[in-house]
Context: one part of a larger RNA
RNA sequence: GUCUGCGAGUUAUUGUCAGUGGCCAGCGUCAGCCUUUCUGAGGUGGAUGCGAAGCGAAAGCGAGUACGAAAUGUGCGUUAAGUCGCUGGCAAUAGACCCGAAGCGGAGGUGAUCUACUCUUGAGCAGGUUGAAACCCAGGUAACACUGUGUGGAGGACCGAACUCGUGGAUGUUGAAAAAUCCUGAGAUGACUUGAGAGUAGGAGCGAAAGACUAAUCAAACCCCGUGAUAGCUGGUUCUCUCCGAAAUCGCUUGAGGGCGAGCGUCGAGUAAGUAAACCGUGGAGGUAGAGCACUGGAUGGCUUAGGGUCCACACCAGGAUGCCAAAACCAAUCAAACUCCGAAUUCCACGGGAUCCAAUACCUCGGCAGUCAGACGGUGGGGGAUAAGCUCCAUCGUCGAAAGGGCAACAGUCCAGCCCGCCGGCUAAGGUGCCUAAACGUUGUUAAGUGGAAAGGAUGUGAAGUUACUUAGACAGUGAGGAUGUUGGCUUAGAGGCAGCCAUCAUUUAAACAGUGCGUAAUAGCUGACUCAUCGAGUGAUUUCGCGCCGAAAAUGAUUGGCGAUAAAUAACGUACCGAAGCCGCGGAUAGCAAGUUGGUUCGCCAGCUUGUUGUGGUAGGAGAGCGUGAACGGUGCAGUGAAGCAGAACCGAAAGGGGACGUGGAGCGCCGUUCAGUGAGAAUGCAGAC
Numbered sequence: 001g002u003c004u005g006c007g008a009g010u011u012a013u014u015g016u017c018a019g020u021g022g023c024c025a026g027c028g029u030c031a032g033c034c035u036u037u038c039u040g041a042g043g044u045g046g047a048u049g050c051g052a053a054g055c056g057a058a059a060g061c062g063a064g065u066a067c068g069a070a071a072u073g074u075g076c077g078u079u080a081a082g083u084c085g086c087u088g089g090c091a092a093u094a095g096a097c098c099c100g101a102a103g104c105g106g107a108g109g110u111g112a113u114c115u116a117c118u119c120u121u122g123a124g125c126a127g128g129u130u131g132a133a134a135c136c137c138a139g140g141u142a143a144c145a146c147u148g149u150g151u152g153g154a155g156g157a158c159c160g161a162a163c164u165c166g167u168g169g170a171u172g173u174u175g176a177a178a179a180a181u182c183c184u185g186a187g188a189u190g191a192c193u194u195g196a197g198a199g200u201a202g203g204a205g206c207g208a209a210a211g212a213c214u215a216a217u218c219a220a221a222c223c224c225c226g227u228g229a230u231a232g233c234u235g236g237u238u239c240u241c242u243c244c245g246a247a248a249u250c251g252c253u254u255g256a257g258g259g260c261g262a263g264c265g266u267c268g269a270g271u272a273a274g275u276a277a278a279c280c281g282u283g284g285a286g287g288u289a290g291a292g293c294a295c296u297g298g299a300u301g302g303c304u305u306a307g308g309g310u311c312c313a314c315a316c317c318a319g320g321a322u323g324c325c326a327a328a329a330c331c332a333a334u335c336a337a338a339c340u341c342c343g344a345a346u347u348c349c350a351c352g353g354g355a356u357c358c359a360a361u362a363c364c365u366c367g368g369c370a371g372u373c374a375g376a377c378g379g380u381g382g383g384g385g386a387u388a389a390g391c392u393c394c395a396u397c398g399u400c401g402a403a404a405g406g407g408c409a410a411c412a413g414u415c416c417a418g419c420c421c422g423c424c425g426g427c428u429a430a431g432g433u434g435c436c437u438a439a440a441c442g443u444u445g446u447u448a449a450g451u452g453g454a455a456a457g458g459a460u461g462u463g464a465a466g467u468u469a470c471u472u473a474g475a476c477a478g479u480g481a482g483g484a485u486g487u488u489g490g491c492u493u494a495g496a497g498g499c500a501g502c503c504a505u506c507a508u509u510u511a512a513a514c515a516g517u518g519c520g521u522a523a524u525a526g527c528u529g530a531c532u533c534a535u536c537g538a539g540u541g542a543u544u545u546c547g548c549g550c551c552g553a554a555a556a557u558g559a560u561u562g563g564c565g566a567u568a569a570a571u572a573a574c575g576u577a578c579c580g581a582a583g584c585c586g587c588g589g590a591u592a593g594c595a596a597g598u599u600g601g602u603u604c605g606c607c608a609g610c611u612u613g614u615u616g617u618g619g620u621a622g623g624a625g626a627g628c629g630u631g632a633a634c635g636g637u638g639c640a641g642u643g644a645a646g647c648a649g650a651a652c653c654g655a656a657a658g659g660g661g662a663c664g665u666g667g668a669g670c671g672c673c674g675u676u677c678a679g680u681g682a683g684a685a686u687g688c689a690g691a692c
Stems, first nucleotide, its partner, number of pairs: 001692006011094013026050002032044005054061002064076004097236002100233001104226003108223003116200009125190001127159003130155001134151002137148003163187003168183004202218001204214002239627006249262005263372002265369006279353007290342001291340002296336003300332003305326001307325002309322004375400010405416003420589004425585003431579003434564003440576007457551002461548010478535005484508003489503003514529001518527002590617012628681001630678010646665002652659002
């Protein structure tokens, strides 16, 4: 892992609500006792309990009472029948749907054969090296000291086996091993190692101290008990179908992943109106969007002018100038979530109106039972952030959540559209119609970039619509010619001659020609431009708006409009077709509610069946309903050695759970109908046991 079996809302008591039944202003017994066909039933038993009256702290009064001096006041009552069984929902108390802690307590117990320390008694340490004290001898000293050679054999001394340890590395990591092996390494006469025996224990021991060790367990051992500790946490919770169907919000919370009340769901009962909702009309509420500057403030310019600054002048006083700063007032033009002289749309409230439909009903009230309190994205209006985020917080609508189907290549939240079942029928939505791939043609433009299928920004790309200037009195571009004189204008300067710089910028000859547009020279020179003529012969230049293109364009495995590919099969506009979904329609069927009709039954309340019509039938949490199946009991009725159950298994039946059971095997019990009871349904819980 698979298979088989087991495996989770139970039981008791009390309460409450519903259904159902008995009796009824009453209802009911408990224990005990009696009878009996004896785990049972019947009788007796009203002690106790609930109800029939309340109010007040109470005395007390009483359909009232308390407060109060009192009330036509206020509070609680009066005006609605209970009680006892049975069944079911839920709650409380109990382990209370099941499994799961780490832990806490026990004057309960077991452990020092591991290990820590200690005690008693034993054992072990190859070999080699060094050579302390002391002493002998010699030298030496006044005597010591001191020196040398020997002898000697000290040491938590040295090297290194056994022994003890475990430094670094490799292997091993479902190991040979729940800590090892190999290589390397440390100590190796010592605070050494070790045998046997003994002692100390659980808030205790022991510890050269690491919270180490105390039997593979230690920041409090192990076993048993309290114990089914507790778990606002995680996981799991077993058959089917039908009807309805949420929430992820508000308030409070030692509250934030929990709860309680409200909101939203469901079931029952009641009320049920043109009432609720929707639409139309009328009347109101309001200060947002926008707008405005009348208030409060911000910010700009002007004018006028206080007050300053600077300068001039001034003994003082008094003055003058100002291209400086600037209050207030005025003028002009502005800005505002916490400004408003104004002011929508939408919204909300009230009243009125209409309906054969909605209505099978909503709204509302009461009661039973819930779930929900992590929401997500998209559109719109905003706050926070950086007018960032698949960000965060509100409001409002939608979808998902709890929604399948079609489109978007794929894709919870986008677009279309809400799946009862069947059909080899039809029409459409979004979106599409070259091929993959169902379905297409026509007309008029645009694009040349594979743009379509990446931005700011940039540019004689190209199409359309304008405005404006020049132009057959010849434009624009090209080509030929001229482009001069006073003069080298004056100043400055070493020089300054159109062309370093400053000033001026005239006049003449002309078709035209600048006191010069640029290059150039030391300064001249030289080239060129403006300007003019000739040649040529028809448009040329500037600018605005719009459409579509171009560049901008660099990323790591091979590229992508989904692919192929296409110059339309791209794009703009128009027209007419077609395809396209579980949408809508058609036909058949099922089921729920309602209405009408009809048949049968009836305790006369109603219930059941059939026909027709009509409206529905996606669904998580959850509420409500109807059933299938398993084991057992009772009653009834059947089957079985001419073969029960079980095993195996083909037809066939039912909307499902399921039913059925030929043939075979098997060899002794089993079904059906009605009622009742429950250890009643398995795929999940790192579920438990067994098998493989």
Molecule: large-subunit ribosomal RNA, domain II
Organism: freshwater metagenome